[in-house]
Formats: sequence, structure tokens, C1' cells
RNA sequence: GGAGUCGGACAGGCUGUCGCCGCGGACCGCAAGGCCCGGGGAGGAAAGUCCGGGCUCCGCAGGGCAGGACGCUGGAUAACGUCCAGCGGAAGCGAUUCCGGGAAAGUGCCACAGAAAACAAACCGCCCGCCGCAAGGCGGGUAAGGGUGAAACGGUGGGGUAAAAGCCCACCAGCGGUCGCGGUGACGCGGCCGGCUAGGCAAACCCCGUCCGGAGCAAGGCCAAAUAGGGAGGCGCAUACGGUCGGCCCGGCCGUUGCCUCCGGGUAGGCUGCUUGAGGCCUGGAGCAAUCCAGGCCCUAGAGGAAUGACGGCUGCCCCGCAAGGGGAACAGAACCCGGCUUAUCGUCCGACUCCAUGC
Repeated sequence: GGAGUCGGACAGGCUGUCGCCGCGGACCGCAAGGCCCGGGGAGGAAAGUCCGGGCUCCGCAGGGCAGGACGCUGGAUAACGUCCAGCGGAAGCGAUUCCGGGAAAGUGCCACAGAAAACAAACCGCCCGCCGCAAGGCGGGUAAGGGUGAAACGGUGGGGUAAAAGCCCACCAGCGGUCGCGGUGACGCGGCCGGCUAGGCAAACCCCGUCCGGAGCAAGGCCAAAUAGGGAGGCGCAUACGGUCGGCCCGGCCGUUGCCUCCGGGUAGGCUGCUUGAGGCCUGGAGCAAUCCAGGCCCUAGAGGAAUGACGGCUGCCCCGCAAGGGGAACAGAACCCGGCUUAUCGUCCGACUCCAUGC
């Protein structure tokens, strides 16, 4: 100098005028409200609502079934499907990135091609026997060679055989068992033994293990009209109607209709929950790290169809231009809160590392 990998930060700055939404204060007003001053007012993703938690209500002795999610090991955390550090495998020269229970419990599937896609089987071929003058045909053996495929039932060599084959042997790979050493562990290294060998897919069913009660701020709590209905009491009652006591009458009681008072529930409406929180910044300490601990400082949106805006000035950055000057700057907008993941994003800067070339 070139090419890359990983991580982090920022998302223009200052100001003027007019506005908008909350908060605090002064003044005016009986009140409704008006007016003035001060201070605050979107993000790294506020997004998707995918995962985890807080909080609230319901439910609850406890457990199970069903269903769902997750899945190497150790750690972090309130928790997680997140993060950190490792282990194994794959890709890359490398920095680094991606993947992670079980396929020798069972069932199922594996396009096309191919004989066969996995109890098995044999298209060409090889070998043996029989038939045939021959070409070849029939029967049997075989899976070394060819061929197909993303993938073909260990590899190389030797023995063996009619031809062959883990059929046998040596070495190698892989698997299982066992022992030793190292590691908290995943796992690694090594020794011995065994049968010779076991294809892939679990984001197919399934098996094993771990976790999960449900609903959500339109949660929930408080105050509380009008109208209708409910309950209680009182008055009234044409003795009008019904019921009851009674054989009947009188009478008593209850109810219906009317009026008044009280109570309680729901609705409209209002208040709350509401933003001080697993909070931010700085310093120190523990730890490889994620993270945790201690001290100091700070307060930083809370609407309820939704404010955070519009127009200027100066200036920083980028582009065009000799200059004057002109142009450009993304994705996107909080709604109970927090931790993640994913997705969108003009660009700028910083740090660590790798590879190649070259100079000293």
C1' cells in the first nucleotide's frame, strides 16, 4: 500500500420567530377559565409482537394428562429460544463464521437415474454345469470389476477359490467394551479386547431430558350521575284484584298498582395504575469474559386518536464547480415497564486482528 474479519460509538451543532403536549409557580376570576414566567418533551431500532421477566387479576393442598417450547459442556442472569468462555464437527491459507440430545427402541420417507435407496436384491460382467456346429440359450454360484446416483452395505495389500467374497490374515479408518492419564465438564491422549462394519432425514411421527397454571394496563383499584330494574322501611289503598287463615261473613295478614326515604350493583363520566427503574453516567475492585460488587453524581416524555412541528440565519460533513455558488444527508414515531432476538437504515469515526506485496 492492497484485500479482508470482528467489535464499538454517532445518527449534525448553535440560534431566531410562530406554534403543540405535560409539569411547577405568580396574577386575575365565585367558578369555568384566562394570562405570564420557568423547566421538560422519541429511537437505535420507539418497528415485528417472536422469546423471556416484572406488575395485576382469576385460580390454587399438591400432583398428573393433554399441549407447547427448548436440547454439547461450564458459567452469567429476575428469566430466556439471550449472552460469555470452552468442546466437537463443517467452511476458509487465515483473522473468523456456521452447526450441536437420540437414526445398532420402533414406524415412516429418500425426487431423477439405477438391478438395488437398506430383513433384501443383481443390469452388464466373472466362474461352473447342461444344450447347441456356432451365435447364443437355460440352471446355478459370485459381488472383485463396469455402469447409475447427492448417497451403493469399510479401505489397501496378501492368502484363498472354478470365479469370488472379512471367507481368513496384516495394517489403517470407524464402532462397542474396558483400563490408565489430563480436564469441574463437554471431551482429549494412550493401552488392551471384540465382532468384522452399522447410509441419510427427528423443522416426519416418535423416544429421552429440562421448563411452562390462565388471562392481560381494554390488567386492576377508587369515586360515581340520569333512566330502568333489585332489596328494605314508611304512608296510602276505591276494601279494586289475587292469595292465605276460615264451612261462610266480618276481620287480620301478604302481594299488585301509587307516593316518599334509604341501601346495594352495573352503565355514562372522572380519578388512579403511570413512570424512580433488574435506571443512567463516572471512578475503583473481582472475573479470560458475559457479568457482579462498592462509592459518588443525575432525574431524563407520560398522551388517551394521540404533543414532540413549521419557516429562517450561521456553521460542521459529503458531492459538483477554477471560483462565485449550487445540491445532498437514511430507516423510521413512544402508549404499563424492562431484558433479548429479528428486520429496516444515508453515511461517518474509532479499536482489535488476519492474509498478500514491498521498504528499513